[in-house]
Context: one part of a larger RNA
Molecule: small-subunit ribosomal RNA, central domain
Organism: Garcia nutans
RNA sequence: UUGGUCAUAAAGCAUAAGUAUGUGGCUUUUUAAGUUCGCCGUCAAAUCCCAGGGCUCAACCCUGGAUAGGCGGUGAAAACUGCCAAGCUGGAGUACGGUAGGGGCAGAGGAAAUUUUUGAUGGAGCAGUGAAAUGCGUAGAGAUUGGAAAGAACACCAACGACGAAGGCACUUUGUUGGGCUGACACUGACAUUGAGAGAUGAAAGCUAGGGGAGUGAAUGUGAUUAGAUAACCCAGUAGUCCUAGCCGUAAACGAUGGAUACUGGGCACUGUGCGUAUCAACCCUUGCAGUGUUGUAGCUAACGCGUUAAGUAUCCCACCUAGGAUGUACGUUCGCAAGAAUGAAAUC
Repeated sequence: UUGGUCAUAAAGCAUAAGUAUGUGGCUUUUUAAGUUCGCCGUCAAAUCCCAGGGCUCAACCCUGGAUAGGCGGUGAAAACUGCCAAGCUGGAGUACGGUAGGGGCAGAGGAAAUUUUUGAUGGAGCAGUGAAAUGCGUAGAGAUUGGAAAGAACACCAACGACGAAGGCACUUUGUUGGGCUGACACUGACAUUGAGAGAUGAAAGCUAGGGGAGUGAAUGUGAUUAGAUAACCCAGUAGUCCUAGCCGUAAACGAUGGAUACUGGGCACUGUGCGUAUCAACCCUUGCAGUGUUGUAGCUAACGCGUUAAGUAUCCCACCUAGGAUGUACGUUCGCAAGAAUGAAAUC
RNA backbone atom coordinates (compact mmCIF):
# COMPACT_ATOMS: atom_id res chain seq x y z
C1' U A 1 0.00 0.00 0.00
C1' U A 2 -4.07 -3.53 -0.66
C1' G A 3 -7.30 -5.22 2.98
C1' G A 4 -10.08 -5.46 7.82
C1' U A 5 -12.16 -2.65 11.67
C1' C A 6 -13.92 1.22 15.57
C1' A A 7 -21.49 0.28 21.46
C1' U A 8 -19.35 -3.83 25.05
C1' A A 9 -12.96 -7.21 22.44
C1' A A 10 -7.52 -2.18 20.38
C1' A A 11 -10.10 1.95 18.15
C1' G A 12 -15.35 8.07 17.26
C1' C A 13 -11.57 13.97 18.79
C1' A A 14 -15.61 16.74 24.86
C1' U A 15 -18.44 19.94 21.27
C1' A A 16 -19.99 22.72 17.28
C1' A A 17 -19.07 26.78 13.33
C1' G A 18 -15.63 26.93 9.47
C1' U A 19 -10.36 27.57 5.86
C1' A A 20 -7.46 24.34 2.58
C1' U A 21 -8.77 19.52 0.65
C1' G A 22 -12.04 15.44 -0.88
C1' U A 23 -17.04 14.40 -2.67
C1' G A 24 -21.39 16.43 -4.97
C1' G A 25 -28.80 17.35 -7.78
C1' C A 26 -31.63 17.63 -12.91
C1' U A 27 -31.51 19.11 -18.54
C1' U A 28 -28.87 20.60 -22.98
C1' U A 29 -24.20 22.25 -25.48
C1' U A 30 -18.62 22.46 -26.14
C1' U A 31 -14.05 20.00 -25.45
C1' A A 32 -11.41 15.49 -25.23
C1' A A 33 -7.90 15.79 -19.61
C1' G A 34 -9.48 11.02 -17.24
C1' U A 35 -11.88 6.63 -19.80
C1' U A 36 -12.49 2.93 -24.01
C1' C A 37 -10.85 0.91 -28.85
C1' G A 38 -7.32 0.34 -33.28
C1' C A 39 -2.29 0.95 -35.18
C1' C A 40 3.09 2.21 -34.64
C1' G A 41 7.68 2.72 -31.72
C1' U A 42 10.20 1.19 -27.40
C1' C A 43 11.00 -1.57 -22.71
C1' A A 44 19.45 -4.90 -24.66
C1' A A 45 20.83 -9.96 -24.21
C1' A A 46 20.37 -13.81 -20.77
C1' U A 47 16.22 -15.51 -17.47
C1' C A 48 10.58 -17.23 -17.16
C1' C A 49 6.60 -19.58 -20.69
C1' C A 50 5.53 -22.37 -25.54
C1' A A 51 7.30 -25.28 -29.97
C1' G A 52 11.33 -27.77 -32.37
C1' G A 53 16.36 -29.56 -32.14
C1' G A 54 21.66 -31.22 -29.93
C1' C A 55 24.62 -33.80 -25.94
C1' U A 56 22.83 -42.17 -24.96
C1' C A 57 18.49 -39.48 -21.05
C1' A A 58 18.26 -35.44 -17.71
C1' A A 59 20.26 -31.15 -15.83
C1' C A 60 22.47 -28.18 -19.56
C1' C A 61 22.83 -25.97 -24.44
C1' C A 62 20.95 -24.11 -29.44
C1' U A 63 17.00 -22.07 -32.85
C1' G A 64 12.32 -19.82 -33.35
C1' G A 65 7.86 -17.64 -31.18
C1' A A 66 4.49 -15.28 -27.78
C1' U A 67 1.02 -13.07 -23.79
C1' A A 68 0.16 -9.53 -19.98
C1' G A 69 1.92 -4.84 -18.45
C1' G A 70 4.65 0.19 -18.53
C1' C A 71 6.08 4.63 -21.38
C1' G A 72 5.72 7.63 -25.85
C1' G A 73 3.31 8.78 -30.61
C1' U A 74 -0.92 8.66 -33.83
C1' G A 75 -6.15 7.90 -35.37
C1' A A 76 -11.09 7.37 -33.61
C1' A A 77 -15.56 7.10 -29.88
C1' A A 78 -18.34 10.55 -26.57
C1' A A 79 -22.01 6.93 -22.51
C1' C A 80 -19.70 8.13 -17.61
C1' U A 81 -16.18 11.73 -14.56
C1' G A 82 -13.82 16.47 -15.58
C1' C A 83 -13.79 21.29 -18.50
C1' C A 84 -16.81 25.40 -21.30
C1' A A 85 -21.52 27.74 -21.91
C1' A A 86 -26.77 28.15 -21.09
C1' G A 87 -30.90 26.82 -18.26
C1' C A 88 -34.15 24.13 -14.16
C1' U A 89 -36.17 23.51 -9.01
C1' G A 90 -36.73 18.80 -6.02
C1' G A 91 -31.12 19.93 -2.19
C1' A A 92 -29.75 24.55 0.44
C1' G A 93 -30.94 29.49 1.74
C1' U A 94 -33.71 34.40 2.10
C1' A A 95 -38.30 37.07 2.92
C1' C A 96 -43.52 36.57 5.04
C1' G A 97 -47.50 34.47 8.81
C1' G A 98 -47.78 31.58 13.22
C1' U A 99 -45.76 28.82 17.47
C1' A A 100 -43.41 25.87 21.90
C1' G A 101 -39.37 26.10 25.20
C1' G A 102 -35.47 25.47 32.87
C1' G A 103 -31.55 28.15 25.34
C1' G A 104 -27.92 32.57 26.64
C1' C A 105 -26.83 37.50 29.06
C1' A A 106 -28.16 41.68 32.31
C1' G A 107 -31.46 44.07 35.98
C1' A A 108 -35.43 44.01 39.74
C1' G A 109 -38.47 41.50 43.29
C1' G A 110 -40.04 37.11 46.53
C1' A A 111 -41.44 33.17 50.26
C1' A A 112 -40.06 28.85 53.18
C1' A A 113 -35.93 26.81 55.69
C1' U A 114 -31.04 27.33 58.19
C1' U A 115 -27.60 29.93 61.25
C1' U A 116 -26.41 34.14 64.17
C1' U A 117 -28.16 38.09 67.16
C1' U A 118 -31.65 40.80 70.42
C1' G A 119 -36.17 40.74 73.68
C1' A A 120 -40.06 37.58 76.32
C1' U A 121 -41.86 32.87 78.79
C1' G A 122 -39.54 28.98 81.40
C1' G A 123 -36.15 26.18 84.58
C1' A A 124 -32.51 21.19 83.55
C1' G A 125 -31.17 19.15 80.56
C1' C A 126 -29.84 19.30 75.21
C1' A A 127 -27.24 17.08 71.30
C1' G A 128 -25.47 12.52 69.49
C1' U A 129 -25.06 6.92 68.65
C1' G A 130 -25.38 0.19 67.34
C1' A A 131 -24.06 1.73 72.37
C1' A A 132 -21.38 5.81 74.15
C1' A A 133 -18.18 9.79 74.86
C1' U A 134 -15.98 14.39 73.34
C1' G A 135 -19.37 18.88 72.78
C1' C A 136 -23.35 22.81 74.51
C1' G A 137 -25.99 24.24 79.28
C1' U A 138 -27.88 27.39 86.17
C1' A A 139 -22.76 33.12 83.59
C1' G A 140 -29.96 30.17 82.09
C1' A A 141 -28.94 25.95 77.16
C1' G A 142 -32.57 23.05 74.49
C1' A A 143 -38.07 24.23 73.83
C1' U A 144 -42.01 28.07 72.62
C1' U A 145 -42.61 33.06 70.84
C1' G A 146 -41.83 38.76 68.86
C1' G A 147 -38.02 41.69 66.13
C1' A A 148 -33.38 42.13 63.18
C1' A A 149 -29.32 40.49 59.93
C1' A A 150 -26.70 37.32 56.58
C1' G A 151 -25.47 33.98 52.82
C1' A A 152 -26.66 30.00 49.72
C1' A A 153 -30.28 27.12 47.26
C1' C A 154 -35.13 27.69 44.84
C1' A A 155 -40.26 22.60 47.87
C1' C A 156 -45.01 21.43 45.34
C1' C A 157 -45.95 21.86 39.80
C1' A A 158 -42.16 17.67 37.75
C1' A A 159 -43.11 13.79 33.69
C1' C A 160 -40.76 7.87 30.36
C1' G A 161 -41.60 15.86 29.66
C1' A A 162 -39.03 20.79 27.28
C1' C A 163 -34.62 23.54 25.36
C1' G A 164 -29.35 23.73 23.94
C1' A A 165 -23.64 21.89 19.56
C1' A A 166 -21.74 19.82 23.77
C1' G A 167 -20.59 21.29 28.80
C1' G A 168 -25.38 22.33 30.60
C1' C A 169 -30.20 24.64 31.85
C1' A A 170 -35.86 25.20 36.78
C1' C A 171 -38.81 30.76 42.35
C1' U A 172 -41.34 35.22 39.85
C1' U A 173 -40.84 39.23 36.53
C1' U A 174 -38.63 43.02 32.99
C1' G A 175 -35.23 44.14 29.05
C1' U A 176 -32.20 42.14 25.30
C1' U A 177 -30.59 38.12 22.25
C1' G A 178 -29.37 33.05 19.54
C1' G A 179 -31.49 28.73 17.51
C1' G A 180 -35.62 25.29 16.26
C1' C A 181 -40.47 23.71 14.34
C1' U A 182 -44.70 24.66 11.27
C1' G A 183 -47.77 26.98 7.12
C1' A A 184 -48.55 29.01 2.44
C1' C A 185 -45.76 28.97 -1.40
C1' A A 186 -43.01 34.75 -3.08
C1' C A 187 -37.65 35.08 -4.28
C1' U A 188 -32.20 33.28 -5.19
C1' G A 189 -30.79 29.18 -8.33
C1' A A 190 -26.60 23.92 -6.33
C1' C A 191 -25.14 28.77 -3.26
C1' A A 192 -24.43 21.78 -0.83
C1' U A 193 -21.72 18.19 2.39
C1' U A 194 -17.34 16.86 5.04
C1' G A 195 -13.49 19.15 7.28
C1' A A 196 -6.53 18.48 8.22
C1' G A 197 -4.53 22.81 10.49
C1' A A 198 -5.65 27.44 13.04
C1' G A 199 -9.35 29.89 16.10
C1' A A 200 -14.01 29.44 19.60
C1' U A 201 -16.91 27.07 23.60
C1' G A 202 -15.99 23.54 27.36
C1' A A 203 -18.71 20.09 34.38
C1' A A 204 -16.21 19.48 38.83
C1' A A 205 -11.69 20.14 41.14
C1' G A 206 -7.46 23.39 41.12
C1' C A 207 -4.61 28.36 40.55
C1' U A 208 -4.02 34.27 40.75
C1' A A 209 -6.19 39.08 42.62
C1' G A 210 -10.23 41.44 45.21
C1' G A 211 -14.85 40.63 47.82
C1' G A 212 -18.20 37.31 50.53
C1' G A 213 -18.72 33.39 54.03
C1' A A 214 -25.38 30.98 56.30
C1' G A 215 -25.22 25.78 55.52
C1' U A 216 -21.90 22.13 54.05
C1' G A 217 -17.02 20.65 54.29
C1' A A 218 -11.05 17.95 51.83
C1' A A 219 -6.99 19.08 55.48
C1' U A 220 -6.66 19.24 60.72
C1' G A 221 -8.02 18.55 66.08
C1' U A 222 -11.03 15.60 69.42
C1' G A 223 -14.45 11.42 71.05
C1' A A 224 -15.45 6.37 69.96
C1' U A 225 -14.62 1.46 67.51
C1' U A 226 -10.47 -1.76 66.98
C1' A A 227 -5.09 -6.09 67.99
C1' G A 228 -4.00 -1.43 65.47
C1' A A 229 -7.76 2.51 63.01
C1' U A 230 -3.45 7.87 59.95
C1' A A 231 -10.78 4.94 58.02
C1' A A 232 -16.04 4.03 58.26
C1' C A 233 -19.55 6.59 63.10
C1' C A 234 -19.77 11.30 66.45
C1' C A 235 -18.37 16.63 67.97
C1' A A 236 -15.83 20.74 66.02
C1' G A 237 -13.54 22.82 61.73
C1' U A 238 -9.59 25.72 57.59
C1' A A 239 -9.23 25.86 52.26
C1' G A 240 -13.11 25.24 48.99
C1' U A 241 -18.16 25.66 47.70
C1' C A 242 -20.77 31.80 46.29
C1' C A 243 -19.62 36.77 43.37
C1' U A 244 -16.23 39.79 40.01
C1' A A 245 -11.86 39.66 36.53
C1' G A 246 -8.40 36.18 34.54
C1' C A 247 -6.03 31.17 34.06
C1' C A 248 -6.49 25.83 33.63
C1' G A 249 -8.59 22.57 29.23
C1' U A 250 -9.43 17.79 31.69
C1' A A 251 -14.04 13.64 33.16
C1' A A 252 -17.22 6.64 32.80
C1' A A 253 -16.97 15.06 28.87
C1' C A 254 -21.29 8.06 27.76
C1' G A 255 -25.86 6.64 23.63
C1' A A 256 -18.83 3.91 26.02
C1' U A 257 -22.32 4.47 19.18
C1' G A 258 -18.34 11.02 14.34
C1' G A 259 -21.10 14.00 10.61
C1' A A 260 -24.25 14.21 6.02
C1' U A 261 -27.73 12.04 2.34
C1' A A 262 -31.06 8.25 0.40
C1' C A 263 -33.77 3.65 0.91
C1' U A 264 -36.08 -0.54 3.92
C1' G A 265 -42.85 -3.97 7.57
C1' G A 266 -45.59 -2.64 11.81
C1' G A 267 -47.90 -1.72 17.05
C1' C A 268 -48.23 1.55 21.39
C1' A A 269 -47.16 6.30 24.07
C1' C A 270 -45.67 11.43 24.72
C1' U A 271 -44.06 16.78 23.07
C1' G A 272 -44.65 20.96 19.32
C1' U A 273 -47.44 22.41 15.16
C1' G A 274 -50.75 22.17 10.58
C1' C A 275 -55.14 20.15 7.59
C1' G A 276 -59.79 17.59 8.05
C1' U A 277 -63.75 16.24 11.46
C1' A A 278 -66.53 17.64 15.82
C1' U A 279 -68.50 21.35 19.21
C1' C A 280 -71.38 27.14 22.00
C1' A A 281 -66.21 26.23 23.32
C1' A A 282 -62.31 23.00 24.87
C1' C A 283 -61.32 17.94 24.60
C1' C A 284 -61.94 13.52 21.40
C1' C A 285 -61.07 11.06 16.37
C1' U A 286 -58.32 10.56 11.40
C1' U A 287 -53.95 12.27 9.11
C1' G A 288 -49.06 15.38 7.51
C1' C A 289 -44.26 17.35 9.28
C1' A A 290 -40.49 17.79 13.26
C1' G A 291 -38.82 15.60 17.84
C1' U A 292 -38.69 12.14 22.36
C1' G A 293 -39.51 7.03 24.10
C1' U A 294 -41.01 1.79 24.14
C1' U A 295 -41.94 -3.04 21.80
C1' G A 296 -40.58 -5.65 17.78
C1' U A 297 -40.43 -7.83 11.54
C1' A A 298 -36.69 -8.36 7.78
C1' G A 299 -31.67 -7.76 8.04
C1' C A 300 -27.19 -7.44 10.93
C1' U A 301 -24.20 -9.24 15.19
C1' A A 302 -19.18 -13.63 18.31
C1' A A 303 -23.02 -13.11 21.58
C1' C A 304 -25.52 -9.60 24.37
C1' G A 305 -28.41 -6.98 21.59
C1' C A 306 -29.47 -3.04 17.48
C1' G A 307 -33.72 -2.63 14.73
C1' U A 308 -36.94 4.26 10.10
C1' U A 309 -33.46 8.10 16.43
C1' A A 310 -29.90 1.14 13.05
C1' A A 311 -25.29 -1.62 15.38
C1' G A 312 -29.90 -2.88 8.45
C1' U A 313 -28.86 -1.59 2.87
C1' A A 314 -25.59 1.97 0.13
C1' U A 315 -22.54 6.58 -1.07
C1' C A 316 -19.15 10.75 0.59
C1' C A 317 -15.70 13.06 4.05
C1' C A 318 -12.96 13.29 8.67
C1' A A 319 -10.79 11.11 13.31
C1' C A 320 -8.79 6.59 15.18
C1' C A 321 -6.93 1.04 15.84
C1' U A 322 -3.33 -3.26 14.77
C1' A A 323 -1.28 -9.04 20.99
C1' G A 324 -0.11 -7.89 26.41
C1' G A 325 3.07 -5.23 29.60
C1' A A 326 6.71 -1.56 30.25
C1' U A 327 3.14 3.33 29.29
C1' G A 328 -0.11 7.46 28.42
C1' U A 329 5.84 6.35 31.27
C1' A A 330 10.95 8.43 29.52
C1' C A 331 13.28 12.03 26.39
C1' G A 332 12.54 16.27 23.35
C1' U A 333 9.14 20.19 21.97
C1' U A 334 4.74 23.49 22.64
C1' C A 335 1.32 25.57 26.25
C1' G A 336 0.61 26.82 31.69
C1' C A 337 1.81 31.15 37.54
C1' A A 338 1.70 26.24 39.28
C1' A A 339 -0.86 21.74 39.38
C1' G A 340 -0.16 19.77 35.08
C1' A A 341 -2.04 19.36 29.74
C1' A A 342 -0.91 18.14 24.49
C1' U A 343 2.34 15.33 21.38
C1' G A 344 4.55 10.56 22.50
C1' A A 345 8.62 5.99 22.08
C1' A A 346 12.25 1.94 22.93
C1' A A 347 14.85 -2.20 25.34
C1' U A 348 14.95 -6.27 28.98
C1' C A 349 9.94 -9.30 29.81